A computed fold for a 330-nucleotide part of an RNA from a Patescibacteria group bacterium, annotated as large-subunit ribosomal RNA, domain IV. RNAcentral holds the full RNA, with entries from ENA.
[in-house]
Context: one part of a larger RNA
RNA sequence: CCCUUGUUUAGGAACUCGGCAAUUCAGCGGCCGUAAGUUCGCAAUAAGGCCUGCCCUCUUCGGAGGGCCGCAGCGAAAGACUCCAAGCGACUGUUUAUCAAAAACACAGGUCCCUGCUAAACCGUAAGGUGAAGUAUAGGGGCUGAUGCCUGGCCAGUGUCUGAACGUUAAGGCGAGAGGUUAGCCCUUCGGGGCGAAGCUUUGAACUGAAGCGCAGAUGAACGCCGGCCGUAACUAUAACGGUCCUAAGGUAGCGAAAUUCCUUGUCGGGUAAGUUCCGACCUGCACGAAUGGCAUAACGAUUUGGAGACUGUCUCAACAAGGGACUCG
Numbered sequence: 001c002c003c004u005u006g007u008u009u010a011g012g013a014a015c016u017c018g019g020c021a022a023u024u025c026a027g028c029g030g031c032c033g034u035a036a037g038u039u040c041g042c043a044a045u046a047a048g049g050c051c052u053g054c055c056c057u058c059u060u061c062g063g064a065g066g067g068c069c070g071c072a073g074c075g076a077a078a079g080a081c082u083c084c085a086a087g088c089g090a091c092u093g094u095u096u097a098u099c100a101a102a103a104a105c106a107c108a109g110g111u112c113c114c115u116g117c118u119a120a121a122c123c124g125u126a127a128g129g130u131g132a133a134g135u136a137u138a139g140g141g142g143c144u145g146a147u148g149c150c151u152g153g154c155c156a157g158u159g160u161c162u163g164a165a166c167g168u169u170a171a172g173g174c175g176a177g178a179g180g181u182u183a184g185c186c187c188u189u190c191g192g193g194g195c196g197a198a199g200c201u202u203u204g205a206a207c208u209g210a211a212g213c214g215c216a217g218a219u220g221a222a223c224g225c226c227g228g229c230c231g232u233a234a235c236u237a238u239a240a241c242g243g244u245c246c247u248a249a250g251g252u253a254g255c256g257a258a259a260u261u262c263c264u265u266g267u268c269g270g271g272u273a274a275g276u277u278c279c280g281a282c283c284u285g286c287a288c289g290a291a292u293g294g295c296a297u298a299a300c301g302a303u304u305u306g307g308a309g310a311c312u313g314u315c316u317c318a319a320c321a322a323g324g325g326a327c328u329c330g
Stems, first nucleotide, its partner, number of pairs: 001325008010316002014314001019311001029051004037042001039146001053068006069073001074079001081309007088301002093105002109144007121130003147296004152226003157223002159219005166214003172208002177203005184195004227245005254288001255285001266282005
C1' cells in the first nucleotide's frame, strides 16, 4: 500500500452523474392512532405515540395497586427507514444461460378478417397427422392492450371484397391461304426450262378461347394521409371575418418545450441563499394526436426523475485497531 471488518471529537450529503456504499429505523407482539386519493377492495403495519423483566396483594380473571434488581426486561438470534410529487407500464408474470429485468414481451379485455366440417390454418412428395375425438358461446390469423371518457375527416394511391355488360388477353381448337418436294404433262438450242395432282412436310389469317388487367362499386380498430398565401376590428396587438390557390381530405376531441421542442437553460410562477434537472402554467406542436390508439387513472414496480425528514467516515480530513495479502528475512 491492497482486501475484509470494527471504532471515532465537531459538522451532517458540504461527497458524487446520482445518498453509490454504509449507517439509522427495526418484530405479520400488545394498546392507541392513522391523511390525500380511490375502481370502495384498498391506500395501511400509512404516518405518529406508548408498553414489554421479577415478586407481593386484590381481582369481575380483563386488569389494578405496591415493591425489587440490572448498563440493558421483544434482555440471545432472526426480523420494515419513512414521506411528498411527477413519467412509463394497469396489475401477478416473462426475457437477452455468460455486461441490458426494462418503459421491452405476455396478459385479461377490445376489435377486425377467415372458417359450415373431409372446416379454415399448419406439417408432409404422398399416405397420413395436428386442428379435434372439437363444431361459429368453436377453431385459426392480424392489430390493440385492465378500467373510465372516447376513438374525428379522407376510398385519390396501394391492398382486400363484390360485380359481370364491354375492351384487352395464353396454351389449345378450327384451319382459309401460302411455300417446299414430285408422279405426270408441255416446251427445248438436248444443256435445260415451265406447269404441277395425291401424299409427306413447313408456315399460317380470320374465328373461338379462362383467370387476370382495364372497367363499376364498397371498405380505415385495411397500408396509409390529414395544406399554402394575402388582407381585415375606433390606441397597439391579435384576427371571430373575407379573398385566393391547391387537394382524396386538409388534424376534430384531448394533450402539449412532452421518453416527442431544433432554436432552448423558451417565458412566467413554485421550490433553493443560489435550480441546464424537477413541479404548475403558457402555446410560437423545427417534427403530439385518437386501437401504428388519444387523454385520465386507484392499486402495483429490485422501473425512471425531482424533493423532504431521520441518519450516518459519502465528505470536510483523516486517525486508530483486528485478520488476510503484498514486502523483507529464513